[in-house]
RNA sequence: GGACAACGUUUCUAGGGUUCCGGCCCCUCGCAUUUCAGGGUGUUGGGGGUGUCUGGUCCGAGAGAAACGCGCCGGAGCCCACGGGCUGCGGCGGCACGGAGGGAUAAAAGCCCGGGAGAC
Numbered sequence: 001g002g003a004c005a006a007c008g009u010u011u012c013u014a015g016g017g018u019u020c021c022g023g024c025c026c027c028u029c030g031c032a033u034u035u036c037a038g039g040g041u042g043u044u045g046g047g048g049g050u051g052u053c054u055g056g057u058c059c060g061a062g063a064g065a066a067a068c069g070c071g072c073c074g075g076a077g078c079c080c081a082c083g084g085g086c087u088g089c090g091g092c093g094g095c096a097c098g099g100a101g102g103g104a105u106a107a108a109a110g111c112c113c114g115g116g117a118g119a120c
Base pairs, nucleotide, nucleotide: 007069008068009067010066011065012064015059016058020056021055022053023050024049025048026047027046028045030043031042032041033040034039070093071092072091073090074089076087077086078085079084095115097118101113102112103111
């Protein structure tokens, strides 16, 4: 300096924003009520704002969790045309500091670029 390998999926969590639902605020057609009136109060619907709104939906980890699967090793039982096959059981699947910047989605993020650049 290079190559191979460091298993996959699902569900959840850390975390994330704001498309939808909801919350809160403002405006408004109508209705009800109140006032002498102006106006006030409540409310179905409509519109706008707000994630520095706890939430529901949603996104979500290489270095987080669990489950299932898969691979390798060992061994047991059964079958067999002796080439091999089927079903269980046990073990192993290690280690992992990490920007900036960019990308997708409605938007953002521990998502993707990325076990990247870099560091040790």

This is a predicted structure of a 120-nucleotide RNA (Guanidine-I riboswitch aptamer) from Bifidobacterium breve. Rfam family: Guanidine-I riboswitch aptamer. Its family is annotated with regulation of gene expression in the Gene Ontology. Of the family's consensus pairs, 100% are formed in the model. Its mean pLDDT, the model's own confidence on a scale to 100, is 85.